[in-house]
RNA sequence: GGGCCAGUAGCUCAGCUGGACAGAGUGGCAGACUUCGAAUCUGCAGGCCGGGGGUUCGAGCCCCUCCUGGCUCA
Numbered sequence: 001g002g003g004c005c006a007g008u009a010g011c012u013c014a015g016c017u018g019g020a021c022a023g024a025g026u027g028g029c030a031g032a033c034u035u036c037g038a039a040u041c042u043g044c045a046g047g048c049c050g051g052g053g054g055u056u057c058g059a060g061c062c063c064c065u066c067c068u069g070g071c072u073c074a
Stems, first nucleotide, its partner, number of pairs: 001073007010026004019057001028044005050066005
């Protein structure tokens, strides 16, 4: 330098063919329970979906470009 893959909550990951409030587990906080704690149960908060631009009535999803990480070829 070329090719491929990935980037969504603190962490690990879903997200169908572009459409309704962007979810799960785990973690965090609060409460219940308990002598206290752990476990369990209930509730709550936390995301401008890697950056920018474009297409569209509408983009996490399609297109372009850049950045970061991984694999591979030379």

The RNA shown here (transfer RNA) has 74 nucleotides and comes from a Clostridia bacterium. Rfam family: tRNA. Rfam's curators write: Transfer RNA (tRNA) molecules are approximately 80 nucleotides in length.